[in-house]
RNA sequence: CCGCGCUAGGUGGGGAGCUAGCGGUGCCCUUGAGCCGCAAUCCGCUAUAGCGGGCUGAAUCCCCGCCCGAGGUCCCUCCGCAACGUGUCUGCCCUCGACGCUCGGUAUUGAACGCCGGGCCUCGUGCGACGAAGGCCUUCCAACCCCGUCAGGUCCGAGAGGAAGCAGCGGUACGAAGCCCCCUUCGGGCGCCGCGAGUCCACCUGGCCGGAGCCGCGGCCCGUCGGUAAGGCGUUGUUGGGGGGUUCGACGGCGGGUGCGCGG
Numbered sequence: 001c002c003g004c005g006c007u008a009g010g011u012g013g014g015g016a017g018c019u020a021g022c023g024g025u026g027c028c029c030u031u032g033a034g035c036c037g038c039a040a041u042c043c044g045c046u047a048u049a050g051c052g053g054g055c056u057g058a059a060u061c062c063c064c065g066c067c068c069g070a071g072g073u074c075c076c077u078c079c080g081c082a083a084c085g086u087g088u089c090u091g092c093c094c095u096c097g098a099c100g101c102u103c104g105g106u107a108u109u110g111a112a113c114g115c116c117g118g119g120c121c122u123c124g125u126g127c128g129a130c131g132a133a134g135g136c137c138u139u140c141c142a143a144c145c146c147c148g149u150c151a152g153g154u155c156c157g158a159g160a161g162g163a164a165g166c167a168g169c170g171g172u173a174c175g176a177a178g179c180c181c182c183c184u185u186c187g188g189g190c191g192c193c194g195c196g197a198g199u200c201c202a203c204c205u206g207g208c209c210g211g212a213g214c215c216g217c218g219g220c221c222c223g224u225c226g227g228u229a230a231g232g233c234g235u236u237g238u239u240g241g242g243g244g245g246u247u248c249g250a251c252g253g254c255g256g257g258u259g260c261g262c263g264g
Stems, first nucleotide, its partner, number of pairs: 001264006009056003012030004020046005035053004062257006071248002074245006080238007089231002091228003097225004101219002103216004114208006121198006127191002130187006137178004146171004154163003
């Protein structure tokens, strides 16, 4: 150095979590996916810290160190968001704060407050006007089956005379038209009209009393007090985003290390 057979070891790794601790199942990350069974109501162990089986096995594979650095833990910080607090910072509130101040108007040609009355408003009613209907009044109006008078003609009669009766004329019923005025009834988005009652919150108006206020969609870039959590500030949280540090660290890279027996 080569061959055969074994053994230690290995048979994904890592992070957080769990745990007295270690490892595993489960969660997350890591060329692609790397034996089987067990296990979160957890499982197996104890510093040689998964167990059992199978496979591999002295090096690409096992062990150690360094580099890189996916990803995770912890801390700090900035931003965002949420909750709470703060009215002693900024804002907002004079129609939706109070008082004062100021501005404007009004008021001794008399304010506020109070009292009496009228109007406006509601109900009833009278009067007037308007409209409708009816009446009154005027005119017209019936071939016959309406009236009066009925020429002519007709009928009865010896005659005197009598009877019915068309047209015409006059009138009337139904109906139609008109209708200044007059009478009756009814109607209502009629009325600077009258009377009675009610209401009298508000508004307008007259009078009495009173004797100086009253009003303002003026002013918080006027003050004081008060209110208000929109902003600011403070505290806390964050399962959100960015940055810095700490720690562990997969994959990958570099360097080094590790047997026994037999035969040649």